[in-house]
RNA sequence: GUGCGACCGCCGCCGAAUCACCUUCGGGUGAGCCGGGGACCCAGGUAGGUGGGGUGAGUCCGCGACCGCGGUAGGGGCUUGUUCCGUCCCGAACCCGUCAGCUAACCCGGUAGGCGGCCGACGGAGGGACAU
Numbered sequence: 001g002u003g004c005g006a007c008c009g010c011c012g013c014c015g016a017a018u019c020a021c022c023u024u025c026g027g028g029u030g031a032g033c034c035g036g037g038g039a040c041c042c043a044g045g046u047a048g049g050u051g052g053g054g055u056g057a058g059u060c061c062g063c064g065a066c067c068g069c070g071g072u073a074g075g076g077g078c079u080u081g082u083u084c085c086g087u088c089c090c091g092a093a094c095c096c097g098u099c100a101g102c103u104a105a106c107c108c109g110g111u112a113g114g115c116g117g118c119c120g121a122c123g124g125a126g127g128g129a130c131a132u
Base pairs, nucleotide, nucleotide: 009118010117011116012115013114014113018031019030020029021028022027032111033110034109035108036107037106042101051099052096053095054094055093060071061070062069063068074090075089076088077087078086
């Protein structure tokens, strides 16, 4: 000097999943953000049937003949605000348990996880903190 990997720190991405305080260090309490239940009115006939419902962008179609290929509603990044164009990706998974439309008051819950960069190059300007 180069390549690969690990740890710490910083920066950034998807996502509601962040911040503050306390702590016996297990966690707890709040704020912020997110989700669910729950009247009148409105909607909805009843029963049966292959029940029904929720979070989420993650639905649907065709082919294939084996969970695969091609697309697609929709979603994300590049681009921290907005619009157009372009380009690169995702288009899953899980939960409730026969039960839930909307829904004021009210009630309940979540605040995870996963990933990328720090070796592009050349420049300019301003501010803050700490230490000496």
This is a predicted structure of a 132-nucleotide RNA (c-di-AMP riboswitch aptamer (ydaO/yuaA leader)) from Plantactinospora alkalitolerans. Its Rfam family is "c-di-AMP riboswitch aptamer (ydaO/yuaA leader)". On this family, see Barrick et al., Proc Natl Acad Sci U S A 2004: "New RNA motifs suggest an expanded scope for riboswitches in bacterial genetic control". It was read from a public genome assembly, where an Rfam model found it. The source organism's lineage runs through Bacteria, Actinomycetota, Actinomycetes, Micromonosporaceae and Plantactinospora.